[in-house]
Predicted 3D model of a 733-nucleotide part of an RNA (large-subunit ribosomal RNA, domain II) from Hadarchaeales archaeon (SeqCode). NCBI's taxonomy places the organism under Archaea, Methanobacteriati, Hadarchaeota (SeqCode), Hadarchaeia (SeqCode), Hadarchaeales (SeqCode). The full RNA is in RNAcentral, with records from ENA. It matches the Rfam family "Bacterial large subunit ribosomal RNA". On this family, see Yusupov et al., Science 2001: "Crystal structure of the ribosome at 5.5 A resolution". Gene Ontology terms of the family: structural constituent of ribosome and ribosome. Its mean pLDDT, the model's own confidence on a scale to 100, is 82.
Context: one part of a larger RNA
RNA sequence: GCCAGGGAGUUUCGUGUCGUGGCGAGGCUAAGCGGUCGCAUCCGCGGAGCCGGAGCGAAAGCGAAAGGUCCGCAGCCCGAAAGGGCAAGGGACUGGGUGUGAAUAGCGCCCGGAGUCACGGCGCGAAGACCCGAAACCGGGCGAUCUAGUCCGGGGUAGGCUGAAGUCCCCCGUAGGGGGAUGGAGGGCCGAACCGGUCUUGAUGUGCAAUUCGGUCGGAUGACCCUGGGCUAGUGGCGAAAGACCAAUCAAGCCCGGUGACAGCUGGUUCCUCCCGAAGCUGGCCGCAGUCAGGCCCGGCGCGAGGUCGCCGGCGGUGUAGAGCACCGAUUGGGGAAAUACGGGGGGAAACCCUCGGUUCUCCUGUCGAACUCCGAAGCUGUCGGCACCGUAGACCGCCGGAGACGGGAUGCGGGGGGUAAGCUCCCGCUCCGAGAGGGGAACAACCCAGACCGGGGUUAAGGCCCCAAAAUGCUGGCUAAGUGCAGAAAUCCAAAGGGCGUCUUCACCCUGAAACAGCGGGGAGGUAGGCUCAGAAGCAGCCAUCCUUUAAACAACGCGUAAAAGCGGACCCGUCGAGGGUGGGGGCACCGAAGAUGGACGGGGCUUAAGCCAGCUGCCGAGACCCCGGGGCAGGCGAAGUUCAGUAGCCUGAUCCGGUAGGAGGGCGUCCCGCGUGGGGAGAAGCCCGGCCGUGAGGUCGGGUGGACCGCGUGGGAAUGAGGAUCCUGGU
Numbered sequence: 001g002c003c004a005g006g007g008a009g010u011u012u013c014g015u016g017u018c019g020u021g022g023c024g025a026g027g028c029u030a031a032g033c034g035g036u037c038g039c040a041u042c043c044g045c046g047g048a049g050c051c052g053g054a055g056c057g058a059a060a061g062c063g064a065a066a067g068g069u070c071c072g073c074a075g076c077c078c079g080a081a082a083g084g085g086c087a088a089g090g091g092a093c094u095g096g097g098u099g100u101g102a103a104u105a106g107c108g109c110c111c112g113g114a115g116u117c118a119c120g121g122c123g124c125g126a127a128g129a130c131c132c133g134a135a136a137c138c139g140g141g142c143g144a145u146c147u148a149g150u151c152c153g154g155g156g157u158a159g160g161c162u163g164a165a166g167u168c169c170c171c172c173g174u175a176g177g178g179g180g181a182u183g184g185a186g187g188g189c190c191g192a193a194c195c196g197g198u199c200u201u202g203a204u205g206u207g208c209a210a211u212u213c214g215g216u217c218g219g220a221u222g223a224c225c226c227u228g229g230g231c232u233a234g235u236g237g238c239g240a241a242a243g244a245c246c247a248a249u250c251a252a253g254c255c256c257g258g259u260g261a262c263a264g265c266u267g268g269u270u271c272c273u274c275c276c277g278a279a280g281c282u283g284g285c286c287g288c289a290g291u292c293a294g295g296c297c298c299g300g301c302g303c304g305a306g307g308u309c310g311c312c313g314g315c316g317g318u319g320u321a322g323a324g325c326a327c328c329g330a331u332u333g334g335g336g337a338a339a340u341a342c343g344g345g346g347g348g349a350a351a352c353c354c355u356c357g358g359u360u361c362u363c364c365u366g367u368c369g370a371a372c373u374c375c376g377a378a379g380c381u382g383u384c385g386g387c388a389c390c391g392u393a394g395a396c397c398g399c400c401g402g403a404g405a406c407g408g409g410a411u412g413c414g415g416g417g418g419g420u421a422a423g424c425u426c427c428c429g430c431u432c433c434g435a436g437a438g439g440g441g442a443a444c445a446a447c448c449c450a451g452a453c454c455g456g457g458g459u460u461a462a463g464g465c466c467c468c469a470a471a472a473u474g475c476u477g478g479c480u481a482a483g484u485g486c487a488g489a490a491a492u493c494c495a496a497a498g499g500g501c502g503u504c505u506u507c508a509c510c511c512u513g514a515a516a517c518a519g520c521g522g523g524g525a526g527g528u529a530g531g532c533u534c535a536g537a538a539g540c541a542g543c544c545a546u547c548c549u550u551u552a553a554a555c556a557a558c559g560c561g562u563a564a565a566a567g568c569g570g571a572c573c574c575g576u577c578g579a580g581g582g583u584g585g586g587g588g589c590a591c592c593g594a595a596g597a598u599g600g601a602c603g604g605g606g607c608u609u610a611a612g613c614c615a616g617c618u619g620c621c622g623a624g625a626c627c628c629c630g631g632g633g634c635a636g637g638c639g640a641a642g643u644u645c646a647g648u649a650g651c652c653u654g655a656u657c658c659g660g661u662a663g664g665a666g667g668g669c670g671u672c673c674c675g676c677g678u679g680g681g682g683a684g685a686a687g688c689c690c691g692g693c694c695g696u697g698a699g700g701u702c703g704g705g706u707g708g709a710c711c712g713c714g715u716g717g718g719a720a721u722g723a724g725g726a727u728c729c730u731g732g733u
């Protein structure tokens, strides 16, 4: 892991509500007792007591309609209808009780009789309370044969080295010192036994071993080591102190008990089908993994006619988007004016004058603002009317019972706060996922299409139609040469500033047959090497000036060059040639800019007048969508036989019903046991194996085999009643 068996909302009491039944202004007995063959059951007794029949008030205390008015549903009646009458229940008044109060005001609660008992369903409370699960806490015991410390008794420590004090002799000598012997001290030195456990991060690592082995290493006369016997015990001991050790367990030992501790936390919680179907929000809480109330879901009941998210319109509200600068605040440049106690500069001996700036005002010009507004939408919202839709198949509203949920998410669309940003965070509206399958998007919760009861046939949607792969190698026109692209509605897809005689298109201006543009041929001169400067300065280091002449034209020179010259181009002119040329702007598609880690991604193959891009057209393919046919469920209406069984069987209708997690509600299947009734079985029961058939399903039934003794069905009742999960338990494998 698998298989088999076991394995989780139970029981009692109390309480709320619903259902069924009995009795009903009443209802019921409890303990206990009696009868019967009787600790079952049944029948009878037992009225103690409980609930109800009156409320209000803290209390003292006081103490209510058995119907006065109106509206009106169902139903009944009249009517051909419209409509009307009666009108249970219901509603609105009125009246009343009581508390407050001065009140014969107002306000609060209450009053025109329905309860109670039994059984059952669903909740809640108390109990272990759906099951398993702690770390812990407390009590009483057991432990110092391990280990820590300590006490009493006993034992062990090869060999070697060093050479303190003291003593003796000699020398110097005041104290004292030196030398030589002797002597044998020391938590002295080296090093076995012994004790230890440094490094090797060696061996081992299902080991020899739950700490060992090898090598290396520390101590080895001491605070040494070993041993026998004692002592100290769990909020305690012991500790040369590491929270170490106290029997392989220690930041509080072990065993048993309290004990089924508690767990707002994790996991698990067992058959089918049918109907509806959420929330992750608001407020409170030592509240933030929880819970309570409201909102949202489900079921039941009451009432009886309206309701409303949508669309249109009328009349109101508003101050956002945008815009604007009239206010507030910020702000570019300029003009003007007045004052200035102000600052800088200039002149002046000074007074003072001039000028610039600053502040204020004003004009022109150019700009901004969530907390600015002279303005001001779309929207949103209130109300009324209309349309549409929902509603007598009962909506809206009200009451009762049962929940779940209170961790949301989105690359969605729109609007915001924070943040450089984020698959970030915090809000609002709608949608979707959550709880939504199907088709498309290569794959892909929330993007596009579209809301799946079952079966069959057809048509479309999104998206597609060369092959993988269903459908056009479809048609018309243009663009692209990069494999750009084949990937953008938004998103997925990375790409920007910037740049380029890529190419298509469009606009404007200029030149051009009096010959443009480009190429080629020629000229490109003289005064003069202009003047100055300078070693030199000659068009071309620099400064100043930039004239005149010859001309078709030619610069006191645009660049290269020289030490300076020289030289080479350019401007400008002529010739040759013969038809377009130049500059700038807009648009389309391409190009560069362009770097990531295995080899590599348009889904792939592959595609170039396309299988790319732009524009247009016609077909086709393509979902569970839509249409048609059949069936089922559910809902609504009608409705037997029948006094119960029942609003059941059955019939009709449904375009507008049937996705679904948490969850609510309904109806069933199966297992075990019991009462009553009725059956089967050695001519083969149960169980097991295989197969056929029936049922939407849980399941049922039939046949065959095996097996060898019990087992069904109907009806009613009762449950230790359904397994795949819980690191579930036990066993097997």
Base pairs, nucleotide, nucleotide: 001733002732003731004730005729006728011127012126013125014124015123016122017121018120019119020118021117022116023115026051027050028049032045033044034043035042055062056061065094068093069092070091071090075086076085077084078083095111096110097109098108099107100106130268131267133265137258138257139256140255141254142253148232149231150230151229152228153227154226155225156224157222159190160189161188162186166182167181168180169179170178171177172176194219195218196217199215200214202213203212234250236246237245271668272667273666275664276663281294282293283292284291285290296404297402298401299400300399301398302397306390307389308388310387311386312385313384314383315382316381317380318379322375323373324372328369329368330367333364334363335362336361337360339359340358342357343356344355345354346353347352408433409432410431412430413429414428415427416426417425418424438449439448440447453631454630455629456628457627458626459625463621464620465619466605467604468603472618474617475616476615477614478613479612485607486606498592499591502589503588504587505586506585507584508583509582510581511580519576520575521574522573523572525549526548527547530544531543532542555570558569559568560567632658633657634654635653636652637651638650669722671719672718673717674716675715676714677713678712679711680710687706688705689704690703691702692701693700694699